[in-house]
Molecule: transfer RNA
Organism: Candidatus Micrarchaeia archaeon
RNA sequence: GGGCCCAUAGUCGAGUGGUUAAGACGCCACCCUUACAAGGUGGAGAUCCCCAGUUCAAUCCUGGGUGGGCCCA
Numbered sequence: 001g002g003g004c005c006c007a008u009a010g011u012c013g014a015g016u017g018g019u020u021a022a023g024a025c026g027c028c029a030c031c032c033u034u035a036c037a038a039g040g041u042g043g044a045g046a047u048c049c050c051c052a053g054u055u056c057a058a059u060c061c062u063g064g065g066u067g068g069g070c071c072c073a
Stems, first nucleotide, its partner, number of pairs: 001072007010025003018056001027043005049065005
């Protein structure tokens, strides 16, 4: 220098052009327990990496950036 892939709660991670973005772990409160753990119930937590474009509508499609991974040179 070239090619491919990835970026979504604190962590992992699903998702699809259409009101409301799953789930698990973690966190908070309560229940349970003599107490802790486990278990049960409820709750908070994401402007979906950034900028533009397409569209009535973008987390999703397109272009460009930024960051990460793999391969080639």